[in-house]
């Protein structure tokens, strides 16, 4: 220098579900009913490992979050920074 892995940041893409009703308000809020799963969290488990102990999902639940727009958003791509490994 090149390649790979994971971390952080930046940019782009990014689904689902009531612009519900009522009250107060000056658009922030609260209550009720109906829904969604891809922040987070929890549960089971395929599977995996240094193996009897651990790690574990896009599955399940919906505590939290969300249900016009905005914001957010798992995940994916590109770039930058440093780290680790291979050569």
């Nucleotide at each position: 220098a090149a390649c790979a892995a994971a971390u952080a940041c930046a940019u782009g893409g990014g689904a689902g579900a009531g612009a519900g009703u009522g009250a107060a308000u000056u658009u922030c809020u609260c209550a009720c009913c109906g829904c969604c799963g891809a922040a987070g969290g929890a549960g089971c488990a395929a599977c995996c490992g240094c193996c009897c102990c651990g790690g574990a999902a896009u599955c399940u639940c919906u505590c939290a979050g969300g249900c016009a727009c905005c914001c957010g958003g798992a995940c994916c791509a590109u770039g930058u920074a440093a780290u680790u490994g291979u050569c």

Predicted 3D model of an 87-nucleotide RNA (Glycine riboswitch aptamer) from an Ilumatobacteraceae bacterium. It was read from a public genome assembly, where an Rfam model found it. Its Rfam family is "Glycine riboswitch aptamer". About the family: This family represents the bacterial glycine riboswitch. The organism belongs to Ilumatobacteraceae, within Bacteria.